[in-house]
RNA sequence: AGUCCGGGAGAGGCCGCGUUCCGCGGCGCCGAAGGGGACAGUGCGCAACCAAACUCUCAGGCAAAAGUACCGGGCU
Repeated sequence: AGUCCGGGAGAGGCCGCGUUCCGCGGCGCCGAAGGGGACAGUGCGCAACCAAACUCUCAGGCAAAAGUACCGGGCU
């Protein structure tokens, strides 16, 4: 690093339309897939390099289901 198992949050189950358990559009929200950012840091200094759980919400998500960063364990 990959894979399997377990744990795993947040935010309207809003409104409208339609071929109605699905899809589309609108407004309001969330940040823990992914992605972007540079004022941490490194560098004598400049240049340069460069994260994050910070930040932006492009993407993703806002009943359930699924999925999720992260944590624990098994295997390769």
Source information:
Predicted 3D model of a 76-nucleotide RNA (Glycine riboswitch aptamer) from a chicken gut metagenome. Rfam family: Glycine riboswitch aptamer. Rfam's curators write: This family represents the bacterial glycine riboswitch. Of the family's consensus pairs, 90% are formed in the model. Model confidence (mean pLDDT): 80 of 100.